[in-house]
Molecule: Bacterial large signal recognition particle RNA
Organism: Dehalococcoidia bacterium
RNA sequence: CCAUGCUAGGCGGGGACCGAGCGGUGCCCUGUACUCGCAAUCCGCUCUAGCGAGGCUGAAUUCCCGCCUGAGGGCCGUGAUCCGAAUGAUGCGGAACUGUCGGGCAGCGUUGAUGUUCGGGUCCCGUGCGACGAAGGCCUCUGAACCUCGCCAGAUCCGGAAGGAAGCAACGAUAAGGAAUGCUCUUCGGGCGCCCCGGGAGCGCCUGGGCUGAGUUGCGCGGCCGUUUCGUUCAUAGGGCAUCCGGUUCGAGGGCGGGUGCAUGG
Numbered sequence: 001c002c003a004u005g006c007u008a009g010g011c012g013g014g015g016a017c018c019g020a021g022c023g024g025u026g027c028c029c030u031g032u033a034c035u036c037g038c039a040a041u042c043c044g045c046u047c048u049a050g051c052g053a054g055g056c057u058g059a060a061u062u063c064c065c066g067c068c069u070g071a072g073g074g075c076c077g078u079g080a081u082c083c084g085a086a087u088g089a090u091g092c093g094g095a096a097c098u099g100u101c102g103g104g105c106a107g108c109g110u111u112g113a114u115g116u117u118c119g120g121g122u123c124c125c126g127u128g129c130g131a132c133g134a135a136g137g138c139c140u141c142u143g144a145a146c147c148u149c150g151c152c153a154g155a156u157c158c159g160g161a162a163g164g165a166a167g168c169a170a171c172g173a174u175a176a177g178g179a180a181u182g183c184u185c186u187u188c189g190g191g192c193g194c195c196c197c198g199g200g201a202g203c204g205c206c207u208g209g210g211c212u213g214a215g216u217u218g219c220g221c222g223g224c225c226g227u228u229u230c231g232u233u234c235a236u237a238g239g240g241c242a243u244c245c246g247g248u249u250c251g252a253g254g255g256c257g258g259g260u261g262c263a264u265g266g
Base pairs, nucleotide, nucleotide: 001266002265003264004263005262006261009057010056011055012030013029014028015027020046021045022044023043024042034054035053036052037051038050063259064258065257066256067255068254069253072250073249074248075247076246077245079244080243081242082240083239086236087235088234089233091232092231093230094229095228096227097226099224100223101222102221104219105218106217107216108215115211116210117209118208119207120206121205122204123200124199125198126197128195129193130192132189133188134187135186136185137184138182140179141178142177148173149172150171156165157164158163
């Protein structure tokens, strides 16, 4: 140096979290690099740090070490930007509304404008009344072969007779039931009512009266105060896995370099 067969080793790694620590299952990032069983109200170990079983590869592109690069994650910072939201300045601009001033047009007004005051209605509650509706009562009619009443023809029974008894039909009156009408009575009911009485509410609307005595109403425009609202500027405290940046920490993958067994035979 070559061939053969073995062994060490390797058959993913990392971050955060959990946890005394190390790993695993779970989450996330890389990447493609065996299988089965255990496992987050956990599973297995103990600084030599997953446990148990099986399989593949195997001393080198594959194992170990060092350096460079570096995805990504964690932490800190307000350095910059962004998003949304709170408050304020009544700062700026706009809109709406009440009030007020001015003036234009139109209307009303000494047959009383406006203002004020009293009352009534409309509104609510309660006691009633009425109408309506329902039910019942009442009046009238009808209505029982017998198990209702009265009167009982015929017929029947008792008796020597005189007389008496029970009693069907018919007739009459009624019970339960049924029916028509409603001048009448009672009860109940309610988004019925130009209703009475009592109480309440009261902005507005309608209406009647008293006092006052000349303006007032509507529309358009302009000015002013106030309130509300929209947008914007600025300020303040705070929020966001927000983005970028800076610092720090861990760090897959990649690149480069170096190192590393045993046996047999030639």